[in-house]
Molecule: Lysine riboswitch aptamer
RNA sequence: GGUUAUGAUAGAGGCGCGGCAGCCAAAAGUACCCGCCGCUCUCCGGCAGACACCGGGGCGGGGAAAGGGGACGCCGCCGAAGGGGAGGUUUUCCUGUCUGGGGGGCCGCUCCUGGGCCGACGGAGAAGAUCCGGCGGACUGUCACGAAAGUGGAGCGCUGUCAUGACA
Repeated sequence: GGUUAUGAUAGAGGCGCGGCAGCCAAAAGUACCCGCCGCUCUCCGGCAGACACCGGGGCGGGGAAAGGGGACGCCGCCGAAGGGGAGGUUUUCCUGUCUGGGGGGCCGCUCCUGGGCCGACGGAGAAGAUCCGGCGGACUGUCACGAAAGUGGAGCGCUGUCAUGACA
């Protein structure tokens, strides 16, 4: 010096991933507030049911926010991160109690996904915004096989460096 195993460390993929702030669209001319007119409730609404409770129409004037997004910027990154499952904890769905149900945050466990894009479908959502899921498609990085065309695999991967062990 070679091959290989383990460990450490540095990296690559690209419409790459996540977070944060301001801005913008939407939510919405909605909720709510004010004025005028009307109604006074066997009806309707408030996630479902029960009991209670609250509200209810028209016109005019004023007029949000949360949750969900977008491009840009900044920051942190390359199992980045996202999702499923069963738990724990917390919050919300106008209000109270009871019984259920839905949505969200956080925590560890476990399983799935290399990456973004496009498509139909399903789910979330007020939404034709946007997001999530597996599937199909071409593309892309990577490794393996192959002369090539191409085929196949998965991030528990791949490349560099170092250390240690083993082998020749």